[in-house]
RNA sequence: AGAGUUUGAUCCUGGCUCAGAACGAACGCUGGCGGCGCGUUUUAAGCAUGCAAGUCGAGCGGCAAGCACGGCCUUCGGGCUGUGCCUAGAGCGGCGAACGGGUGAGUAACACGUAGGUGAUCUGUCCUGGUGUCGGGGAUAGCUUCUGGAAACAGAAGGUAAUACCGGAUAGAGACCUGCCGGCUGCGGCUGGUGGGGGAAAGGCGCUUCGGCGCCGCACUGGGGUGAGCCUGCGGCUCAUUAGUUAGUUGGUGGGGUAAUGGCCUACCAAGGCAACGAUGAGUAGCCGGCCUGAGAGGGUGAUCGGCCACACUGGGACUGAGACACGGCCCAGACUCCUACGGGAGGCAGCAGCUAAGAAUCUUCCGCAAUGGGCGAAAGCCUGACGGAGCGACGCCGCGUGGGUGAUGAAGGCCGAAAGGUUGUAAAGCCCUUUUCUGCGUGAGGAAUAAGCCUGGGAGGCAAUGCCCGGGUGAUGACGGUAGCGCAGGAAUAAGCCCCGGCCAAUUACGUGCCAGCAGCCGCGGUAACACGUAUGGGGCGAGCGUUGUUCGGAAUUAUUGGGCGUAAAGGGCGCGCAGGCGGUUUCGCAUGCCUGGUGUGUAAGUCCGCAGCUCAACUGCGGGAUCGCGCCGGGAACUGUGGAACUGGAGUUCAGGAGGGGAAGCUGGAAUUCCUGGUGUAGGGUGAAAUCUGUAGAUAUCAGGAAGACACCGGCGCGAAGGGCGAGCUUUUGGCCUUGAACUACGUUGAGGCGCGAAAGCGUGGGGAGCAAACAGGAUUAGAUACCUGGUAGUCCACGCUGUAAACGAUGUGCACUAGGUGUUGGGCCGUAGAUGGCUCAGUGCCGGAGCUAACGCGUUAAAGUGCACCGCCUGGGGAGUAUGCUCGCAAGGGUGAAACUCAAAGGAAUUGACGGGGGCCCGCACAAGCGGUGAAGCAUGUGGUGUAAUUCGAUGAUACGCGAGUAAUCUUUCCAGGGCUUGACAUAUACCGGGAGUCGUCAGAGAUGGCGGCGCCCUUCGGGGCCGGUAUACAGGUGCUGCAUGGCUGUCGUCAGCUCGUGCCGUGAGGUGUUGGGUUAAGUCCCGCAACGAGCGCAACCCCUGCCGUCUGUUGCCAGCAUUUCGGAUGGGGACUCAGACGGAACUGCCGGUGACAAACCGGAGGAAGGUGGGGACGACGUCAAGUCAUCAUGGCCCUUAUGUCCUGGGCUACACACGUGCUACAAUGGCCGGUACAGAACGAAGCGAAACCGCGAGGUGGAGCAAAUCGUUUAAAGCCGGCCUCAGUUCGGAUCGGAGUCUGAAACUCGACUCCGUGAAGGUGGAAUCGCUAGUAAUCGCGCAUCACCAUGGCGCGGUGAAUACGUUCCCGGGCCUUGUACACACCGCCCGUCACACCACCCGAGUCGGGGGCGCCCGAAGUCGCUAGCCCAACCGGUAA
Repeated sequence: AGAGUUUGAUCCUGGCUCAGAACGAACGCUGGCGGCGCGUUUUAAGCAUGCAAGUCGAGCGGCAAGCACGGCCUUCGGGCUGUGCCUAGAGCGGCGAACGGGUGAGUAACACGUAGGUGAUCUGUCCUGGUGUCGGGGAUAGCUUCUGGAAACAGAAGGUAAUACCGGAUAGAGACCUGCCGGCUGCGGCUGGUGGGGGAAAGGCGCUUCGGCGCCGCACUGGGGUGAGCCUGCGGCUCAUUAGUUAGUUGGUGGGGUAAUGGCCUACCAAGGCAACGAUGAGUAGCCGGCCUGAGAGGGUGAUCGGCCACACUGGGACUGAGACACGGCCCAGACUCCUACGGGAGGCAGCAGCUAAGAAUCUUCCGCAAUGGGCGAAAGCCUGACGGAGCGACGCCGCGUGGGUGAUGAAGGCCGAAAGGUUGUAAAGCCCUUUUCUGCGUGAGGAAUAAGCCUGGGAGGCAAUGCCCGGGUGAUGACGGUAGCGCAGGAAUAAGCCCCGGCCAAUUACGUGCCAGCAGCCGCGGUAACACGUAUGGGGCGAGCGUUGUUCGGAAUUAUUGGGCGUAAAGGGCGCGCAGGCGGUUUCGCAUGCCUGGUGUGUAAGUCCGCAGCUCAACUGCGGGAUCGCGCCGGGAACUGUGGAACUGGAGUUCAGGAGGGGAAGCUGGAAUUCCUGGUGUAGGGUGAAAUCUGUAGAUAUCAGGAAGACACCGGCGCGAAGGGCGAGCUUUUGGCCUUGAACUACGUUGAGGCGCGAAAGCGUGGGGAGCAAACAGGAUUAGAUACCUGGUAGUCCACGCUGUAAACGAUGUGCACUAGGUGUUGGGCCGUAGAUGGCUCAGUGCCGGAGCUAACGCGUUAAAGUGCACCGCCUGGGGAGUAUGCUCGCAAGGGUGAAACUCAAAGGAAUUGACGGGGGCCCGCACAAGCGGUGAAGCAUGUGGUGUAAUUCGAUGAUACGCGAGUAAUCUUUCCAGGGCUUGACAUAUACCGGGAGUCGUCAGAGAUGGCGGCGCCCUUCGGGGCCGGUAUACAGGUGCUGCAUGGCUGUCGUCAGCUCGUGCCGUGAGGUGUUGGGUUAAGUCCCGCAACGAGCGCAACCCCUGCCGUCUGUUGCCAGCAUUUCGGAUGGGGACUCAGACGGAACUGCCGGUGACAAACCGGAGGAAGGUGGGGACGACGUCAAGUCAUCAUGGCCCUUAUGUCCUGGGCUACACACGUGCUACAAUGGCCGGUACAGAACGAAGCGAAACCGCGAGGUGGAGCAAAUCGUUUAAAGCCGGCCUCAGUUCGGAUCGGAGUCUGAAACUCGACUCCGUGAAGGUGGAAUCGCUAGUAAUCGCGCAUCACCAUGGCGCGGUGAAUACGUUCCCGGGCCUUGUACACACCGCCCGUCACACCACCCGAGUCGGGGGCGCCCGAAGUCGCUAGCCCAACCGGUAA
């Protein structure tokens, strides 16, 4: 310090998530030791039991037991009694119990924090000063005797003490109250003088020379200290969907009350007080020092420790007291629990332990007062669950250990790998060593200071003693605990886990699983090769812990003070006026609010930070420093801010002069069009994509004239409106603002929460008006539907008044001011200049372009900017839910304003990029359409496919791009399929070992055959070891057309022979990316030219290659024959190379030439020449890529699977099935034909297990035959259509040939399933084919035959060859496909995309809901306990007073 996640990719916005730290934690797995801490965060729920506050006999009466002494009695045990000591239990009295300890319910408050005030106060014990402590009295507990009651407890009589209680005396100064006269002051204070009034007490102990002294007390009264009360400034939560609140309320006067101010209380008077700087109400909460986090600012929190507050079962109340409205006190009420004799009583763990319940969850009914502290006491001492310790809990922090060294055959085992080997891993074992820890034994601190007592030194006072003050020495006491530590002995001995390994994020392999089981913080993994599930191996991290969950801060600049934004991402209020508030021009003088500065007080301690120190270190602890950023007080300063005074003119405005305008309101007037009415001319429309409804022959539409009504078209650049809505015929009246020039006044300014006003259209109310238009509605048509279209038509639109108050009310851009390059147009002014004009300067508006700068980009860019600043307001904080619900409020209503949450998602978005797409645009191609020719689709048959059926009908191919496809030949074989019969190292390969010698071949038998039995013949080389070959046995292994083409290579199809696809460098852009490759021309072409921030290059195009078309040269046999010769007449022979031809090498064509067009280019058009002309024709050749296209069955290959079978051999069957459907073909339907006869002309191939001539036989298929030919020689080989002649005459035919019967031929081991062909007979459908659809642009289509591959045989298929040989193309609107440019996009699996709503079922959340139940609050009123105060009455009453003798 960042990272992951929106996209195909990019930048931005923005949310979600992660890595860090922390915890009073909990849960899972695991667990050796020690130190220091911490430990009911939940129901302030309820509690059994024990303990947690007592103490003082030196205040008092009194006294059980005990001890000592004396006396009496004695059964010799003891009993009784007196005195002294000691003193239990209880009582009177004093002090304490208001501290300490717990908890956080309540409390939004002077409760807390901080700084002050108290002249408005109190303060027991303590310290210090002064004075006093005289003299009396009457009671009452205890106790005794009775009484009541179950108990708790109560009552009566008698009698007793005090440091208990009550009078009296004294009290100068001072204190309290008060009269009078002064001083100071912060005005209830301090202080001086002089009067009046009233108020005290208690003793105990010790010593004594008995005089008194000392100590502890007591009373009055000062001062101090401590503690407390009260008051004030400032500070710290949420909600405005809480906006008004308040009746003792606010103030005053008199009175009461308190320690004390005060409406604290009361009577009267006044009508105030608080609040947008948030009153009141509601919710939540103890506050702080601190703690956690953070760079900080902040945010969160308020356990332990410390300060303050509040509370003590719930509520109320007072008493006592220095102090309480009192946790372990009292009274009352209530709930609950317990006791009871039913009449009544008792209780309060939020003290320490402990229990129950609750909960994810939190301990021992321990030890001790040894230390520290507290209460009482003169003290000893007693009490102390405060506290000191121990126990339990890895709850946290810190420390230590579980061993160290050596050790390579890199052991075994595990895991991975085809193997080699790798890894676990120096890890282990082994050897050497150590002993923290552990076990055993022993030793053993510190925490203890001192008290009493004893010894002793010094001191004060006039003084003896006890004493008092300051020292020294000695001197009991340890819960923890025989603990820490130390020593000795033993022995590596007692001690390692948890999480993770797809990215973020460090660390991988194998197997299992197969969208299952599961994982997951986010993105996301899992559907047969999962680094993400589970296990194992290995690795990474941390370590007595490790993970998970929860919570807080951080990261998050994601609430932004530090430190964000608002044109399009969320976000500028529809607009103005303007109160409060914020901010505010220039100069000067003062003040000192903010501000700056010096000093000072406070800011507790602890903690954090720094340093030092103590426990072996650390945690922990001690000491010192620093800090505590705050507040108060006393000084100083005056720039800025504020404030007071004086001045200025530049901001702002007023008056006067000039100017433009569709600014507002009212009234009057006007013309064109439309509709309606009347009349004339005149004849048949109108409307639509096409129609119809409609209107019109009773005369429409059109046109002319007249009349009526309502509403105000066109203009165009622009202007006005303070602003928005808006404003348009003309004139008049009235009225607002603006612009320009100059003078006087002087800061009067700006913004503006609330508030007020204005505010399009639609809508609402009342009343008018109604020509046109036109929601709703009606009819017509279209359509799947037709709420769109057409014909009509009502509200409305218009006017007046009122309401509504919204909008994409938009420049999606708040207002004001200042500053920051320009260019160009336009509107209205002013100035300068000019004869006039062009022009120059300037102010105010309104457009375009553009620089710097800004911006995520798009874009903005002097229009007051989207730049640079200032001031103020409004608004935003992920998407959905939702501008919904609810509350409030406005409205007549419609509805408006304000405005959530639950739940849910991992995004939702902005701008730009590249593609793809569009029933978007532009340009351009292609048998794409069109124009033509011939087909398919109907028929029969062939063939392939689907389907069905089958033991099997093997498998694959499936839109285009499967379907006469793999297959270029399924009778057996092929052959994978099925049935049956066999084999198991195997039909086939390699290797090793051993055994055997055969291999092979012939015969025979069984069998369907494979196979098996029997018999015969029968090896080679050799260095004699052996080798080859074969069989057998054994082991490795073979084998698989089994699966996955979505694990692959290779090959192939398709887009598409379409013209495209890219790269380097440079440049542009934050980037994806762009440029180049776009543009202007041109081409078949990214072909070429020109231009251009591009310049070049590559893969494609073209060319180079092959065939074909022309010519030449060479070579002429098996080819050829012009001339010559011969001839049996046939290039047959001689001969020839001329020609054809063959096959090798060349030539030829390049827009080269001419004319035109074009830009002087490229190129195009036309022409000449030429065999060929603009690529001459054809072929081979297929860019980057797309379709997870096809193929694991050509082959190869990863993984998986089978192994007496999914391998292999054999026989037979099947792949040939057949109600059907589709594709591709063949043959036809006939006369451009069929049949018969005659007669021409090819090319290219192929031939030895071959082609096979002549001749003969057969109607024929074919047979016999065998010449010739390894082929320019021989053969296949008669090409056919054609041409000539004849017949047929429109018919299911002399068309057509299916089907079937019979007879044959050929191949083959074999034609039943299941071949081809021939002959005779048979002679089906079919008369040109619906919707739809295919091919072809020239030697092409069409038509005709020939050959080849495969092949024993079998071709309507495939591949080739030649013969005959057309028609048409105006053109690019449309269909299909494609290329380039551009545009829109919410698509990117890319339009076969994306996506919206209803409905059905289930579930979740929230809201509403007839209602129902409960809680809280306000106001009024009723009843009312205890208690305090007051009043009144009754009763009691010793000490005091008065009176009286009752």
Overview: This is a predicted structure of a 1446-nucleotide RNA (small-subunit ribosomal RNA) from uncultured spirochete. The RNAcentral record of the sequence draws on Greengenes. Its mean pLDDT, the model's own confidence on a scale to 100, is 81. The organism belongs to Spirochaetales, within Bacteria. Rfam family: Bacterial small subunit ribosomal RNA. Its family is annotated with ribosome and structural constituent of ribosome in the Gene Ontology.